Overview
Large-subunit ribosomal RNA, half A from a Sphingobacteriaceae bacterium, 1671 nucleotides, folded computationally. Model confidence (mean pLDDT): 81 of 100. It was read from a public genome assembly.
Context: one part of a larger RNA
């Protein structure tokens, strides 16, 4: 370590539950607002943070009702009240209601700030208190109205994409979704210039259901879109103006003043098609209404009241309501609660009553208001920029069509009832019918809302997002996004008390309760996952971990060959899933577990089978009545639909019609019954199985980032260089021109701050979603920054990268269409039975999709042996072979040799010659897919026999249309490919089993289950490893071999055969000899003598033999050998050729090797043979299961026979899971869930026991489904794994000692060491929002520990006339009266008002607190109002001045600050010894504000003053102008005051510590000391000087008048006196507090600047001050 038990932890599934949702039904309400809404912001409780209730009368006031004992909301706690004089509490009705918000006085960053006016508090500033004071529209006016929210319906304006036509434009989606404006409980239509027509029937407003109808129609006639009429219902309702005429009336004309006319208002009068009215003429005072207002009276809603039966026994419990006995009530047994399941306990529940108040509805009665006949027919009315037309468009079923009707943007433009419009193009007849004004209930829509109630609807990952302080926490600049998170017990009895601990942690006892493993982390309490104990096992052993065997320990037993755990050691054995030809694959997807998680619904749309209803029929639908109020039922049958007749383009005929000349022939029909509901299969339309794009369109929402732009602001050390210009000299006629000085000029140099980002390194799960360190570029400029603003998504803006626009950009974000689409990719969940495929053809903008067809599946027919297979015959054909003296092409050798080429001869004819080419023809050999004189075999077609149960049609459901290898038989290609196309056959596919070492196709063989039975295939039999070391024979020696794959070409390796020769007259080979002579043959030659070459009858001789030489040698010669003899040897030698096995040829990369060991007369090759072995084959024996056949009533049972691999897929059967109905059980003596142990079924599953839990649950038989998971990089949650691993965020550094304490490296204190010092020091803006300070704490937070803290808890704490904002001003930009534009929101913009980042504008020094100070506190000042006095031309929203400005440069004066001398105070300066008044440190320091009024600037400038004067929209006495005259202004700074005060120091000392020397010390008192000087920020200064890019508005302020007032009110002066609001004010603030998800190496604007060295704010080193970076 590994398996099992067993106890536990960790986690939170699973059952169980429901406060909370869904989905509806049935009433009722359908608004609510200037009498301030919805929705908020602040408050509000004794104590109170959340929610709820409420408004300063603030968890509440007063009144009326009801009601009866308890109360003060959630909340359970303590305190202190209420209340029988009736609270709490519930229902009306009043009071009260801060503040924002339509937001209404005005502004304004919502919950703030700031006003007029009028009364008042008052006498006056200031201050408060009530009312009033917003726009638009009607109204003379009083006064009235509107505005904004709100869920869904309604109407109306604007109007889209995605999609879908397998592309797309016309068309689709869709007039939808958005967005706007508008109304109401509904809207919206609405009383016919409608329809309809066959008969010249008919109907009678409008809406809404059911049919008609997926029908006419309409459409690139594709997708698709899709009516009417009429008929059956629901419901019903019909009016009123305009005009003619009449009357008044008011203005105008005219007028003979009597009137008339025009025009307008009012009023009467009318109101329609069989035309009406007015007119004339009679004639009536009634009907009848849906409308208004009031009483009365009923109901009804908003509170409530009554309300029957057991205190039954008794039993088991903790507890009855449960069992068991026994009563009662019921117009009540619905229901919910009580310690388990309750009519009779309590709440209720059937019935049965009830209202001062307010609201609703009926119903009477009044009443307002409307509303009527008859008859004549001259004349007069009856809706005009309309009808109509032309042209563009839109509506409708009608996409411009043959296109009617209706709307209308344009241009024209009528009639007048003897009129006019429709009636689907036009026309005529006919028929409807009277536009061009206007109103109208009710049927229908819809639900934020409120009562009652249902659910075969969810039960805490479900049901809303929300069952719970949920639209919260959280994230975002914003639009917006958006969670998680229920359960003690019946009762808190919520655990006194000890105990161990630092502990108010945790944990042991106690004790409570039925139960505490129900203990607040709380019911049950699975799983991963982590322990602890105990048994077996496990340190020579290689592995999808299991499976079959099995020794040996352990435990247990009813004592069995028994159960159970362990597993030495042997066989066999390459995970699910998905795709795919094929996956162990190194191809995909899964870290593990729980839950969740994918073919559903909805349709009166097709179709097809079952079932059952009726039947030549069959059914109803909308409604409507009944009725137990819940399921029905009946009517609807003179709606309507299928059926019942077809045929034909159609007229039209009909069992027959169509073509036809046709009585022919054909074609389609007639002789077979439908329809209506239920269940399945399928398909169409919907998001259609789930998930899953980029991406279009829409309505918004961003410019806090970053791009430019506008407006006000601010920054930039110090050092170099030295343009123009001046001046001076020189020089020139004068210029130009030199030189010298001054000069201070630049998109100038160097270099901090600042801005950027060159180059390298580090960092890449960082410190940091761009950093950090070193170097490095700009650094007066086209520089860089703050703050406030502006530009918006096909759009901004870009010194231009396609760059930035909020960490996104070749078109941002958010919400919506919306579940877009996705011919693509993944996933897709339980069991069993039967059958079983494709990967071809045609066609496709088709090739990875699809369409018919082919193959499968399930049912149903009829014919019947059509199918198949086997013999036997009979047939067609031209493949393979084959053949070519048979075509047609090729085509080898020979033989001849037409012709022809070349040579000779010749005058020419021609002739001759050729080892040239070569027809034909002959021998002779041999090709062919497109050659055939011929031709099988196999298939086929036929027929007959035989065997066999297939095959055909139809009908309903599919998959499939990616293929691969083998072997043959072509094509291609290299007779290459594991290639690439075809044909036939067979396998994998979708196929297990032997067997080939292993391998998907090769070989044998097709698995229904079991068997420790048998026989065989291939293949095998030495061992691993079942079976032969098996028989007989031969061969190989190379480990050839023994698996597969070797070649030309070599091979005296060996074995076997053929032919042949030699051989005992003695061969082959060896040894011992000779191998000779003419002659060194001849020629050649420098030599050639057998051997350099050459030449030859290559001779001869002698011999057994012996070449004018077979090699080797030599300069040639020699030499030495061979041929050849001969002598020895004794029996075979040689050559030629076939054939077996061998060997050479033979090089490969991790390891040699037939699978391995090995193996040699084999365990190798061959040849014959016998046994055995061997598979899931066959067989045996037992068992299922399908399908036929018989027997049967049977799907029981029996028998019998064939069958029972299995992807896609088809068909059948079945298990579990929720929930409903009946029907029947079971539970506290213990359900559901968990968790073990057994048992049963072929599976899916069920059962039965103990133990856990403590209240619910089964079982039959139907039903209904949110019905079964392992995979989707699936989704929530939980726990693993890396791993006790990496890392603990600047390397400025810590040490000691002591304190506090349970605990110290990090707190505290001391004493020491480091670091920083243009900063890591101190102010301050902005953001933050309590982090301030004190006390306590120490879970968690803090990257480690705390005794600490920027954490927790609890209390404190911010004090202003001068300071910074408002009560003053304006920039840029907002907003916006008028006024332009615009479908609608809306878009501009005068005037006015907002808007600092800017003008304007009064306060200074000490002290003091734990935390605040220019605020409080002393001292000393200033400003502004008013009142007293005093004097008086005053007076604005108008005029004038002023206010009022750029950029660089330079040099003076100078203060502060520093520093230097000098004095002058205090202190110190060693035991000892010596010098000196000597050294040493430290300290002499003071504000505003008054006084003065210098320096320095200015002097072409200002100021005063006079007279004119036509400009300053009017006036001016002011400004401006013209002309005189007189003058000096502006300003640091220093001094003087202020000035008591405080520092340094000294006395004194509460008090702590203490080593008892002494040491610290809050606080209290006290006196004392200054001058020069160097260099100079600040300021003088809005100043000078130079340059060009030429450089804010307005207000306070001064002044002048105009209205006007002039006894007032105002002004000017001067003191005193009083008055003086609102907000901000603690802390952080280069940072641990801001923006960066963090106590984060980043970012963050302005101010202040100490010593020494330097030029310097650079660098070092240090001061004040602060740190040492939380391991």
């Nucleotide at each position: 370590g590994g398996c099992g038990u067993a106890u536990g932890g960790a986690g939170g599934a699973u059952g169980c539950c429901u406060u909370g949702g869904c989905u509806c039904u049935u009433a009722g309400a359908g608004g609510c607002g200037a009498u301030g809404a919805a929705g908020g912001a602040c408050g509000u409780g004794a104590u109170a943070a959340g929610c709820u209730g409420c408004g300063a009368u603030a968890a509440g006031c007063u009144u009326g009702g009801g009601g009866u004992a308890u109360u003060g909301g959630c909340a359970a706690a303590u305190a202190c009240g209420a209340u029988u004089u009736a609270a709490u509490c519930c229902c009306a009705a009043g009071a009260u209601u801060u503040c924002c918000g339509a937001a209404u006085g005005g502004g304004g960053c919502a919950a703030c700030c700031c006003g007029a006016u009028a009364u008042g508090u008052u006498g006056a500033a200031g201050a408060c208190a009530u009312a009033u004071c917003a726009u638009u529209c009607c109204g003379c006016a009083a006064g009235g109205a509107a505005u904004g929210c709100a869920a869904a319906c309604c109407c109306g304006g604007u109007g889209a994409a995605c999609u879908g036509a397998a592309a797309c434009a016309u068309c689709u989606a869709a007039g939808u979704a958005a967005c706007c404006g508008g109304a109401g409980g509904a809207g919206a239509a609405g009383a016919a210039a409608a329809c309809a027509a066959u008969u010249u029937a008919g109907u009678g407003a409008u809406u809404g259901c059911g049919c008609a109808a997926g029908u006419a129609g309409u459409g690139g006639c594709g997708a698709g879109c899709g009516a009417a009429c009429g008929c059956g219902c629901a419901a019903c309702a019909g009016c009123c103006c305009a005009a003619a005429c009449c009357a008044g009336g008011a203005u105008a004309a005219u007028u003979a003043c009597g009137g008339u006319u025009a025009c307008c208002c009012u009023g009467g009068g009318g109101u329609u098609a069989u035309a009406g009215g007015a007119c004339u003429a009679c004639a009536a005072u009634g009907u009848g209404g849906a409308c208004u207002u009031a009483a009365a009276a009923g109901u009804c809603a908003u509170a409530g009241u009554g309300g029957a039966a057991c205190a039954g026994g008794u039993u088991u419990g903790g507890a009855a309501a449960g069992g068991c006995c026994g009563a009662u009530c019921a117009u009540a047994g619905a229901g919910g609660g009580u310690g388990a399941u309750a009519a009779u306990c309590c709440c209720g529940u059937a019935c049965a009553c009830g209202a001062a108040a307010u609201g609703a509805u009926u119903u009477u009665u009044a009443u307002a208001c409307c509303u009527a006949g008859u008859a004549g027919u001259a004349u007069c009315c009856u809706g005009a920029g309309u009808a109509c037309u032309g042209c563009g468009g839109g509506g409708u079923c009608g996409g411009a069509g043959a296109c009617g009707c209706c709307c209308u943007g344009u241009a024209g433009g009528a009639a007048u009832u003897u009129g006019c419009c429709g009636g689907c193009a036009c026309c005529a007849u006919c028929c409807g019918g009277u536009a061009a004004g206007g109103c109208u209930a009710a049927a229908u829509a819809c639900u934020c809302c409120u009562a009652a109630g249902a659910g075969a609807c969810c039960g805490a990952u479900a049901g809303u997002g929300a069952a719970c302080u949920a639209g919260u926490a959280c994230u975002g600049u914003g639009a917006a996004g958006g969670a998680a998170a229920g359960g003690u017990g019946a009762a808190a009895a919520g655990a006194a008390c000890c105990g161990c601990g630092a502990a108010c942690a945790g944990c042991g006892g106690a004790g409570u309760g039925a139960a505490a493993u129900a203990g607040a982390a709380c019911c049950u309490g699975a799983a991963a996952c982590c322990a602890u104990a105990c048994g077996c096992u496990u340190a020579c052993a290689a592995g999808c971990g299991g499976u079959c065997g099995g020794a040996g320990c352990c435990c247990u037993u009813a004592a069995g060959u028994g159960g159970g755990g362990u597993g030495a050691c042997g066989g066999c054995g390459u995970g699910c899933c998905u795709u795919u030809u094929g996956c162990a694959u190194a191809a995909u997807g899964a870290g593990c577990c729980u839950a969740c998680g994918a073919g559903u619904u909805g349709c009166u749309c097709u179709u097809u089978a079952c079932u059952g209803g009726c039947a030549a029929g069959g059914u109803u639908a909308a409604g409507u009545c009944c009725u137990u109020c819940a399921g029905g039922g009946a009517c609807g049958u003179a709606a309507a639909c299928c059926g019942g007749a077809g045929c034909g383009a159609a007229a039209g005929c009909g069992a027959g019609u169509c073509u036809g000349a046709a009585u022919a022939g054909g074609g389609c029909g007639c002789a077979c019954a439908g329809u209506c509901a239920g269940u399945a299969g399928a398909g169409g339309c919907a998001g259609a199985c789930g998930c899953g794009a980029a991406a279009c369109c829409u309505u918004g929402u961003g410019a806090u980032c970053u791009a430019c732009c506008c407006a006000u602001g601010g920054c930039c050390a110090g050092g170099a260089u030295g343009a123009a210009g001046u001046u001076c000299c020189g020089u020139u006629a004068a210029c130009c021109c030199g030189g010298a000085a001054u000069g201070g000029a630049g998109g100038u140099c160097c270099g901090a701050a600042c801005c950027g980002a060159u180059a390298a390194g580090c960092g890449u799960u960082g410190a940091a979603a761009a950093g950090c360190u070193u170097c490095c570029g700009g650094a007066u400029g086209a520089g860089c920054u703050g703050u406030g603003g502006g530009u918006a998504g096909g759009g901004g803006u870009g010194a231009a990268a396609g760059g930035c626009u909020a960490a996104u950009c070749a078109a941002a974000c958010u919400g919506g269409g919306a579940a877009a689409u996705a011919g693509c990719u993944c996933g897709u969940a339980c069991u069993c039975c039967c059958c079983g495929a494709a990967a071809u053809g045609c066609c496709u903008u088709u090739a990875g999709g699809g369409g018919c067809a082919g193959c499968g599946u399930a049912g149903a027919g009829a014919u019947u042996g059509a199918g198949u297979c086997u013999u036997a015959u009979a047939g067609a054909g031209g493949u393979a072979g084959a053949g070519c003296u048979a075509c047609u092409g090729a085509u080898u050798g020979g033989a001849u040799g037409c012709g022809g080429g070349g040579g000779a001869a010749g005058c020419g004819a021609u002739u001759c010659c050729u080892a040239c080419c070569a027809a034909g023809u002959c021998c002779u050999g041999a090709c062919a897919a497109a050659c055939u004189c011929c031709g099988a075999a196999u298939g086929c077609u036929a027929u007959a026999a035989g065997a066999u149960a297939u095959a055909c049609u139809c009908u309903g459901c599919a998959g499939u249309g990616a293929g691969c290898c083998c072997a043959u038989g072509g094509g291609u290609g290299c007779u290459a490919a594991g290639g690439c196309c075809c044909a036939u056959g067979g396998a994998c596919g979708a196929g297990a089993g032997a067997g080939g070492g292993a391998g998907a196709a090769c070989u044998c063989a097709g698995a229904c289950c079991a068997a420790c039975a048998g026989c065989u295939a291939a293949g095998g039999u030495c061992c691993c490893a079942a079976a032969a070391u098996c028989u007989a024979g031969u061969c190989u020696a190379a480990g050839u071999u023994g698996a597969u794959a070797u070649a030309a070409c070599g091979u005296g390796g060996u074995c076997c055969g053929a032919u042949u020769g030699c051989a005992u007259u003695g061969a082959c080979a060896g040894c011992c000899a000779g191998g000779a002579u003419g002659u060194u043959u001849g020629c050649u030659u420098g030599g050639a003598a057998g051997c350099a070459g050459c030449c030859a009858u290559u001779c001869a001789u002698u011999u057994a033999a012996a070449g004018a030489g077979u090699g080797c040698g030599u300069a040639a010669c020699a030499g030495c050998u061979c041929a050849c003899u001969g002598g020895u040897c004794g029996a075979g030698c040689g050559a030629u050729u076939g054939g077996g096995c061998g060997u050479g040829g033979a090089u490969g990369a991790u390891a040699c090797u037939c699978g391995g060991g090995c193996a040699u007369c084999a365990a190798g090759a061959c040849u014959a043979g016998u046994a055995c072995c061997g598979a899931a084959g066959c067989u045996u024996u037992g068992g299922g299961a399908u399908u036929g056949c018989a027997u049967g009533a049977a799907u029981a049972a029996u028998g019998u026979a064939a069958u029972c691999g299995g992807u896609a897929g088809g068909g059948g059967a079945g298990c579990a899971u929720u929930c409903u109905a009946a029907c029947u059980g079971c539970g506290u003596u213990g359900a559901a869930g968990g968790a073990g142990u057994u048992g049963c079924g072929u599976a899916a599953g069920c059962g039965c026991u103990a133990c856990u839990g403590g209240a619910g649950c089964g079982g039959u038989u139907a039903g209904a489904a949110a019905a079964g998971c392992a995979a989707a990089u699936g989704u929530a949650g939980g726990c693993a794994u890396a791993a006790g691993u990496a890392a603990c965020g600047a390397u400025a550094a810590a040490a000691u000692a002591g304190g506090c304490g349970a605990g110290a490296a990090a707190c505290c204190u001391a004493u020491u060491c480091g670091c920083c010092a243009a900063u890591a020091g101190u102010c301050u803006a902005a953001g933050g929002u309590u982090u301030c300070c004190u006390g306590a704490a120490c879970a968690a937070c803090g990257a480690u520990a705390a005794u600490c803290g920027g954490u927790u808890c609890a209390g404190g704490g911010u004090u202003a006339g001068u300071c910074g904002g408002g009560u003053c001003c304006u920039a840029a930009g907002g907003u916006g009266a008028a006024g332009c534009c615009g479908a609608a929101c809306g878009g501009c913009g005068u005037a006015a008002u907002c808007g600092a980042u800017g003008g304007a504008c009064a306060a200074c020094u000490g002290g003091u607190u734990a935390a605040u100070a220019u605020u409080c506190c002393a001292g000393u000042a200033c400003u502004a109002a008013u009142a007293c006095c005093a004097c008086u031309g005053c007076g604005a929203u108008g005029g004038a001045g002023a206010g009022a400005c750029g950029a660089a440069a330079a040099a003076a004066c100078g203060u502060a600050a520093a520093u230097g001398c000098u004095a002058c105070g205090c202190g110190c300066g060693g035991a000892c010894g010596g010098a000196a008044g000597u050294g040493c440190g430290c300290g002499u320091u003071u504000a505003a504000g008054c006084c003065c009024g210098u320096a320095g600037g200015g002097u072409u400038a200002c100021a005063c003053u006079u007279g004119g004067u036509a400009g300053g929209c009017a006036a001016a006495u002011c400004c401006g102008c013209c002309a005189g005259g007189u003058g000096u202004c502006u300003g640091a700074a220093a001094g003087g005051u202020g000035a008591a005060a405080g520092u340094a120091c000294c006395u004194u000392g509460a008090g702590u510590c203490g080593u008892c020397a002494g040491a610290c010390a809050a606080g209290a008192g006290g006196a004392u000391a200054a001058g020069c000087a160097u260099c100079c920020a600040a300021g003088u200064a809005u100043g000078u000087u130079u340059c060009c890019g030429a450089g804010a508005a307005a207000a306070a302020c001064u002044u002048c008048u105009a209205a006007g007032c002039u006894u007032c009110a105002g002004g000017u002066g001067a003191g005193u006196a009083u008055u003086a609001c609102c907000c901000g004010u603690a802390c952080c603030g280069c940072a641990a507090a801001c923006c960066g998800a963090c106590a984060c190496a980043g970012g963050u604007a302005g101010a202040c600047a100490a010593g020494u060295a330097g030029a310097a704010u650079a660098u070092a080193c240090u001061a004040a001050g602060g740190c040492g970076c939380u391991c």